Predicted 3D model of a 70-nucleotide RNA (transfer RNA) from Candidatus Oleimmundimicrobium americanum. The organism belongs to Candidatus Oleimmundimicrobium, within Bacteria. Its mean pLDDT, the model's own confidence on a scale to 100, is 83.

């Protein structure tokens, strides 16, 4: 210098308009108790800054961290 990744505690989806899933966590139901199962809930500055747009996690520029190639 080139390419890629960054979204919930973890693993990830989401390629312009509703921020989500699985696991985990909390409460309750069920059980003598635990596990499993069921119901509800909490948990997000979408790495950061700026730009484009009526509107950006998403498009563009810069930048930071990590991975990779030279």
């Nucleotide at each position: 210098g080139g390419g890629g990744u960054g979204u919930a505690g973890c693993u990830c989806a989401g390629u312009g308009g509703g921020a989500g899933a699985g696991c985990g966590c909390u409460a309750c139901c069920u059980u003598c108790g635990c596990a499993a199962g069921g119901u509800a809930g909490a948990a997000g500055u979408c790495g950061g800054c700026g730009g484009u747009u009526c509107a950006a996690a998403u498009c563009c520029g810069c930048u930071c961290a990590c991975c990779u190639c030279c």